Bacterial RNase P class A from uncultured Acuticoccus sp., 376 nucleotides, folded computationally. NCBI's taxonomy places the organism under Bacteria, Pseudomonadota, Alphaproteobacteria, Amorphaceae, Acuticoccus. It matches the Rfam family "Bacterial RNase P class A". Rfam classes the family as a ribozyme.
RNA sequence: AGUCGGCCGGGCGGCCGCUCCGGCACCGGCCGAAAGGCUGCCGGGGAGGAAAGUCCGGGCUCCACGGAAACACGGCGCCGGGUAACACCCGGCGGGGGCGACCCCAGGGACAGUGCCACAGAGAAUAGACCGCCGGCCGCAUGGCAACAUGGGCCGGUAAGGGUGAAACGGUGGGGUAAGAGCCCACCGCGGGACCGGUAACGGGACCGGCACGGCAAACCCCGCCGGGAGCAAGACCGCAUAGGGGCGGUGGGCCGUUUCCGGCCAAUGCCGCCCGGGUGGGUCGCGCGAGGCGUUCGGCAACGAGCGUCCCAGAUGAAUGGCCGCCACGUCAGGCUUCGGCCUGGCCGUACAGAACCCGGCUUAUAGGCCGACU
Numbered sequence: 001a002g003u004c005g006g007c008c009g010g011g012c013g014g015c016c017g018c019u020c021c022g023g024c025a026c027c028g029g030c031c032g033a034a035a036g037g038c039u040g041c042c043g044g045g046g047a048g049g050a051a052a053g054u055c056c057g058g059g060c061u062c063c064a065c066g067g068a069a070a071c072a073c074g075g076c077g078c079c080g081g082g083u084a085a086c087a088c089c090c091g092g093c094g095g096g097g098g099c100g101a102c103c104c105c106a107g108g109g110a111c112a113g114u115g116c117c118a119c120a121g122a123g124a125a126u127a128g129a130c131c132g133c134c135g136g137c138c139g140c141a142u143g144g145c146a147a148c149a150u151g152g153g154c155c156g157g158u159a160a161g162g163g164u165g166a167a168a169c170g171g172u173g174g175g176g177u178a179a180g181a182g183c184c185c186a187c188c189g190c191g192g193g194a195c196c197g198g199u200a201a202c203g204g205g206a207c208c209g210g211c212a213c214g215g216c217a218a219a220c221c222c223c224g225c226c227g228g229g230a231g232c233a234a235g236a237c238c239g240c241a242u243a244g245g246g247g248c249g250g251u252g253g254g255c256c257g258u259u260u261c262c263g264g265c266c267a268a269u270g271c272c273g274c275c276c277g278g279g280u281g282g283g284u285c286g287c288g289c290g291a292g293g294c295g296u297u298c299g300g301c302a303a304c305g306a307g308c309g310u311c312c313c314a315g316a317u318g319a320a321u322g323g324c325c326g327c328c329a330c331g332u333c334a335g336g337c338u339u340c341g342g343c344c345u346g347g348c349c350g351u352a353c354a355g356a357a358c359c360c361g362g363c364u365u366a367u368a369g370g371c372c373g374a375c376u
Stems, first nucleotide, its partner, number of pairs: 001376008010328007018046007028039004048353001052364002055362005060231004073227005078092005093107001094105004108222002113220002115216003130162002132158007140151004170188006189211001190209003195204003235285004245276007253266004292311008329351003332347006
């Protein structure tokens, strides 16, 4: 100067509050018939490493579903392991970057098929003659007695050179040729590859092949694996007053048969009683013992697992976990002293990011300042 991993993220005291749990021996009060409630007092618990984003994976709950398979859709994608599971973690492999410690990778298939490759460029995939190079013909122009030279026209060869591009159908050198070309040769690269090592990804590789096979699958697609849906506003229960719904019974009203009894009919009907079922505001549960924390031993390179011991650790709901003061710590600024290591004094300077809301495992993002370890 840097790389990686782990950890802390203010401390102590006092006063005043908030919320939850337990208690009523102490100090009082209020309501209630009581149970109990409000207040009070005593004791105890009270945010995070990310509580965040809600991006993955689960638990739990309800809904749907006879089983299996296929199809569609979505996700994932080197190998092995870990895990309840994962898109996470660990150990490897391959590729890329860095002098290095180390870092990064959506890392199956491009000989199943279809498609795309902007701009530039002649040509972008069974490629392509723009310039150049080479050959032939014409004898048009200039020069020359002529042969011919230079320029021009036409026909053809050539992928070496130039130029375009992210990419131009192997690279360098030599031979070869009219000029060229894996046309031939050497080396490099590439393809195949008996065999060897490894659980595997993969690595090495005798030998063979002049070279065939550009890139893109975060384009469709193919292959393999996985996947019902919705979420604690899930879901369950209670339910006073009040306003509705339904049923049964009683009673009253009107009409009919002359009257009573009795019977029948009518009605958006009044009143009373009982029962049933649902809803609003509200309340209770779900809801805090869990894939739990800490310590230790053993197994494993590790992620992690197993055993033993020990601990109980927020549960609000217009939503508690805070405020003030003092001292200290650290940083910073100013001044002073200095033996340059630091020390002293002061500041109406600072101590971040952020806050549970059913729970757990991850990932990602934010974070003043500081500590420890390993390595280059």